Formats: sequence, structure tokens, C1' cells
RNA sequence: GCGGGCGUAGUUUAGUGGCAGAAUGUCUGCCUUCCAAGCAGAAGACGUGAGUUCAAUUCUCGCCGCCCGCA
Repeated sequence: GCGGGCGUAGUUUAGUGGCAGAAUGUCUGCCUUCCAAGCAGAAGACGUGAGUUCAAUUCUCGCCGCCCGCA
């Protein structure tokens, strides 16, 4: 340099046009003499910019990052 794949809470991931879900972690409360465990609740995410569409996490293009292959 060329080609391909991936990018969603702190972490691991589901969702593939119509509300962003889960687990774990964090915080608060309950329980407990205290801690741990357990129970209840809360906050927290679609890499970025444009296009298509009534509507984009989802489709298209550029950019950025990571991984794989070729040279």
C1' cells in the first nucleotide's frame, strides 16, 4: 500500500429499520453485632461525520480505532 472483519453501560454481550435489554461491576436502602452472602431500588451505553428513510444501533459512504490476511 491492497483486501476482509469488528466497534452498544466500567467489563462481557443481546438486539439488525419503529421503546436500547441482560449479566457483572458501581451507588443507596433492607438484613447482620460488624463484614461477607442474600433481598430491593437507582444511575450508567449505540466510535465519529454525512446520506437514504416518516423513522437509523440496524441500510449506504467517508473518517478514526482494533484484529486478520496479502504484498
Annotation:
This is a predicted structure of a 71-nucleotide RNA (transfer RNA) from a Patescibacteria group bacterium. Its Rfam family is "tRNA". It is annotated as a transfer RNA. About the family: Transfer RNA (tRNA) molecules are approximately 80 nucleotides in length. RNAcentral holds the sequence, with entries from ENA.